[in-house]
RNA sequence: UUGUAUCUUCAGGGCAGAGUGAAAAUCUCGACUGGCGGUAAAGUCCGCGAGCUUAGGCUGAUUCGGUGAAACUCCGAAACCAACGGUAUAUUCCGGAUGAAAGAAGAUAUGA
Numbered sequence: 001u002u003g004u005a006u007c008u009u010c011a012g013g014g015c016a017g018a019g020u021g022a023a024a025a026u027c028u029c030g031a032c033u034g035g036c037g038g039u040a041a042a043g044u045c046c047g048c049g050a051g052c053u054u055a056g057g058c059u060g061a062u063u064c065g066g067u068g069a070a071a072c073u074c075c076g077a078a079a080c081c082a083a084c085g086g087u088a089u090a091u092u093c094c095g096g097a098u099g100a101a102a103g104a105a106g107a108u109a110u111g112a
Stems, first nucleotide, its partner, number of pairs: 001112010017029003031092001033082002035048004043080002051058002062078005084095003
C1' cells in the first nucleotide's frame, strides 16, 4: 500500500422582502437550496442512493459563448428540475424520520 471479515462513528440544504386574502413559508412578484461515486472541479453527463411499486419494475431537469491537451463539470450568460401524506394549491413548512441509506472516515483480526 492492498484483499477479506467483524465492528464503530459520520452521512441533505433552502422562501429574505413584498402583494392578495378570513386564512398562503403552499397562490402572485421576488428570494433561497443542491446527497454519494466516476470523470478537468457536475442538482441537469454516466452510475448509485433516496422515493414510488402490481415486486416485473418505475423514477426529474441545459443550452450558448470562452479558456484548455482534455470541461454538458471551470469562467461568462441565459435556462431548467426537485417523491409521498397533511394544510389555502409546498423544491423550501409539518409528518413518516431520534428512521433508512448510496457512501466517507476509523478501529480490530487475518492474508498478500
Molecule: FMN riboswitch aptamer (RFN element)